This is a predicted structure of a 74-nucleotide RNA (transfer RNA) from a Candidatus Saccharimonadota bacterium. The prediction has a mean pLDDT of 81.
RNA sequence: GCACCCGUAGCUCAGCUGGAUAGAGCGUUAGGUUCCGGACCUAAAGGUCGCACGUUCAAAUCGUGUCGGGUGUA
Numbered sequence: 001g002c003a004c005c006c007g008u009a010g011c012u013c014a015g016c017u018g019g020a021u022a023g024a025g026c027g028u029u030a031g032g033u034u035c036c037g038g039a040c041c042u043a044a045a046g047g048u049c050g051c052a053c054g055u056u057c058a059a060a061u062c063g064u065g066u067c068g069g070g071u072g073u074a
Stems, first nucleotide, its partner, number of pairs: 001073007010026004019057001028044005050066005
């Protein structure tokens, strides 16, 4: 240089077959329970879906470019 894969919540990831309010587990916070704590139960907060542009009535999902990480290859 070329080819391919990954980037979504604080962490690990699902969703990528275009359309429903963008989700799960862990964590955090508050409440319940407890003599206190853990465990357990309930609730909440937390996301410009790496970034930009484009296609479309509609994009996490499709296209182009770009950034970061990984693998392969001369």

Rfam family: tRNA. By type it is a transfer RNA.